[in-house]
RNA sequence: GCGGAGGGCCGGAUGGCCGCACCCUUAUGGGUGAGGAAAGUCCGGACUCCCCGAAGCGACGGUGCCGGGUAACGCCCGGGCGGGGAAACCCGACGGACAGCGCCACAGAGAACAGACCGCCCGGGCUUCGGCCCGCGGCAAGGGUGAAACGGUGGGGUAAGAGCCCACCGCGGGGGCGGCAACGUCCCCGGCGACGGCAAGCCCCACCGGGAGCAAUGCCAUGUAGGGACCCCGUGGGCCGGCAACGGCCCGGGACGGCUUCGCCCCAGGGGUCCGGGUCGGCAGCACGACCCCGCCGGCGACGGCGGGGCCAGAGGAAUGGCCAUCCCGCGUCCCCAAUGGGUCGCGGACAGAAUCCGGCUUAUAGGCUCUCCGCGCAU
Numbered sequence: 001g002c003g004g005a006g007g008g009c010c011g012g013a014u015g016g017c018c019g020c021a022c023c024c025u026u027a028u029g030g031g032u033g034a035g036g037a038a039a040g041u042c043c044g045g046a047c048u049c050c051c052c053g054a055a056g057c058g059a060c061g062g063u064g065c066c067g068g069g070u071a072a073c074g075c076c077c078g079g080g081c082g083g084g085g086a087a088a089c090c091c092g093a094c095g096g097a098c099a100g101c102g103c104c105a106c107a108g109a110g111a112a113c114a115g116a117c118c119g120c121c122c123g124g125g126c127u128u129c130g131g132c133c134c135g136c137g138g139c140a141a142g143g144g145u146g147a148a149a150c151g152g153u154g155g156g157g158u159a160a161g162a163g164c165c166c167a168c169c170g171c172g173g174g175g176g177c178g179g180c181a182a183c184g185u186c187c188c189c190g191g192c193g194a195c196g197g198c199a200a201g202c203c204c205c206a207c208c209g210g211g212a213g214c215a216a217u218g219c220c221a222u223g224u225a226g227g228g229a230c231c232c233c234g235u236g237g238g239c240c241g242g243c244a245a246c247g248g249c250c251c252g253g254g255a256c257g258g259c260u261u262c263g264c265c266c267c268a269g270g271g272g273u274c275c276g277g278g279u280c281g282g283c284a285g286c287a288c289g290a291c292c293c294c295g296c297c298g299g300c301g302a303c304g305g306c307g308g309g310g311c312c313a314g315a316g317g318a319a320u321g322g323c324c325a326u327c328c329c330g331c332g333u334c335c336c337c338a339a340u341g342g343g344u345c346g347c348g349g350a351c352a353g354a355a356u357c358c359g360g361c362u363u364a365u366a367g368g369c370u371c372u373c374c375g376c377g378c379a380u
Base pairs, nucleotide, nucleotide: 001376002375003374004373005372006371007370008369009368010367012327013326014325015324016323017322018321020033021032022031023030024029035351039362040361042360043359044358045357046356047213048212049211050210060209061208062207063206064205065079066078067077068076069075080094081092082091083090084089095204096203100202101201102198103197104196117143118142119139120138121137122135123134124133125132126131151169152168153167154166155165156164170192171190172189173188174187175186176185177184178183217284218283219282220281227275228274229273230272231271232270233269236251237250238249239248240247241246252267253266254265291310292309293308294307295306296305297304298303328349329348330347331346332345334343335342336341
């Protein structure tokens, strides 16, 4: 210098003007005002209400190598194993297939206590000497199909073959050593038609899990709204039906119409004191918290402990915005310069946006800074 791998961080700055929300105020000003993801609402919690004697078992859902961290987790750290890469490093749905059931498409002769299509070998017969036919003969090395063909590679052996025999690898059983463990390593035994694959099919095993969510929940409470209890004043008279509410008829009174008949309407509510509920609304929950920053100590690390310092949005149908100027960064254009470079003009500066809070994960993100590591080239 080029190419690559893994982390961490920033995410425009300053000023002016006009605005918005909340708080304070001497009534005019002052102060504060989004994020690394505030997002998706996918996990885990805090908090609140409801349910619930304890334990066990079952159902349903989730998690799933081992150890550690944490309030907890499906998160994080360290390690193991498997896969990818030349490496740094990356990825893993990574318990159990002798508990049982089920499935294994297409192709292929044969797909689970399998199978002989091509083929190899032996014997007999025929032959045009290429080969063909027959055998209730042997075989599975090679070819072919498939995601997978009932251990693999090499050698011996054989008519040809075959764990038939041997070595190594794999597999199964036992033991030693290292490690908390996952696991690794070494030795011995077994020829292995013992034990094919799938559990992101049912299932088995271990562990975890009550339900709903801040529109949770609690408090206050206006009235020409409405409920209840008690008290006071009042209810024109009579008859009939009905338990009653109420209805009908007759008489009487009032109102309308100038008067009468007649018609129509009205004749029972009102006031006071007290109590509880509750809509709009107001307040709390709700901003001091598993909080942030710095240092030291322990730990490989996640993280923990100690000390010091700090207070950091709280609206609530929902504020946090807009314009201008200067600077910064990136890209392009043109000019100057031997050159790193300097200057002019133009364009651009992302994703997004709190709503009870916290820990994670995932997803989005213009541009830039920085650290460590791997490979190659050059110089010393």